[in-house]
RNA sequence: UCUCCUGUGAUGUAAUGGUAGCAUGUCAGACUCUGACUCUGACAACCGUGGUUCGAUUCCGCGUAGGAGAA
Repeated sequence: UCUCCUGUGAUGUAAUGGUAGCAUGUCAGACUCUGACUCUGACAACCGUGGUUCGAUUCCGCGUAGGAGAA
């Protein structure tokens, strides 16, 4: 320098263009003599920007972060 891949709650991981789920986590409550376990509820996310579309996490362009390969 070029090519390709991946960015989703605090963490891991889904979502065929149509309400962003699940698990762990944190907080509160129930249970218990206390704690753990268990149960119930709540909190919390689409890397940035622009485009296509009635509608974008998804498709496209540019950028950005990380990774792989070639020279």